Source information
Large-subunit ribosomal RNA, domain VI from a metagenome, 265 nucleotides, folded computationally.
[in-house]
Context: one part of a larger RNA
RNA sequence: CGUAGGAAACUUGCGGGGCUUUCUCCCUAGUACGAGAGGACUGGGAGGGACGCAUCUCUGGUGUGCCAGUUGUCGCGCUAGCGGCACCGCUGGGUAGCCACAUGCGGACGGGAUAAACGCUGAAGGCAUAUAAGCGUGAAACUUCCCCCUAGAUCAGGUUUCCUGCCGUAAGGCGAAGGCUCCAGAUAGACUAUCUGGUCGAUAGGCCGGACGUGUACAUGUGGCAACACAUUCAGCGGACCGGUACUAACAGCCGACCGUUUGG
Numbered sequence: 001c002g003u004a005g006g007a008a009a010c011u012u013g014c015g016g017g018g019c020u021u022u023c024u025c026c027c028u029a030g031u032a033c034g035a036g037a038g039g040a041c042u043g044g045g046a047g048g049g050a051c052g053c054a055u056c057u058c059u060g061g062u063g064u065g066c067c068a069g070u071u072g073u074c075g076c077g078c079u080a081g082c083g084g085c086a087c088c089g090c091u092g093g094g095u096a097g098c099c100a101c102a103u104g105c106g107g108a109c110g111g112g113a114u115a116a117a118c119g120c121u122g123a124a125g126g127c128a129u130a131u132a133a134g135c136g137u138g139a140a141a142c143u144u145c146c147c148c149c150u151a152g153a154u155c156a157g158g159u160u161u162c163c164u165g166c167c168g169u170a171a172g173g174c175g176a177a178g179g180c181u182c183c184a185g186a187u188a189g190a191c192u193a194u195c196u197g198g199u200c201g202a203u204a205g206g207c208c209g210g211a212c213g214u215g216u217a218c219a220u221g222u223g224g225c226a227a228c229a230c231a232u233u234c235a236g237c238g239g240a241c242c243g244g245u246a247c248u249a250a251c252a253g254c255c256g257a258c259c260g261u262u263u264g265g
Base pairs, nucleotide, nucleotide: 001152005163006162007161008160009159010158011157015149016148017147018146021049022048023047024046025045026044027043033038051106052105053104054103055102059100060099061098062097066093067092068091069090070089071086072085073084074083075082076081110144111143112142117137118136119135120134165174166173167172178255179254180253181252182198183197184196185195186194203249204248205247206245207244208243209242210241212238213237214236219232220231221230222229223228258265259264
């Protein structure tokens, strides 16, 4: 821009893509078969491998603005307590998120038409013949079934709902439903887009509470010559998590209703 007014939501699927796997064990059955050794077809059931999709409840990894311990050195005048640098200095843990080594699911079942193959009826050709007319069975291949994308599918589809006003001679203006810029952001993300909010407000930050992590802070007291221990203290501190609360920041703007004389298009 188009889709014959302007919008919002929900859809159909022309067409395209994905998937398509395999093993072991048990029952049928130690049956059929076979002298024996051995050992099925068929049908049913169970458990795996690899692969794929999803997710973070569990397990585990990471977790460089979380907690603790600790070495060297420098700084805050000194002590104490902290901070900087040394691979995040090193070490032990670890929330959210992300992830797999984690756990949930998947390939199916079925339908149609067939290949090789196997048949029914059956002549030409009194027989025979699956074929000449006719009718069947039959495969991971074909087509459906399952999953994903899809109306720019220009033959541009469908359904429901909302708005289709006013002023002006005109130019134009006000502006409907609705939308956009912009702003606060994240279940989204390279940008864009998407999604949630924008005071009629919990969108982010702050604050408060909780969860969770770390593991018992500083200071003081007591004991000990001291290193240190114990008590106050399951303390103190804390990124992302779950709630609450307008304290801070969501300011400020814009676009937007066609054609026809007509029951219309």
The full RNA is in RNAcentral, with records from SILVA. The prediction has a mean pLDDT of 86.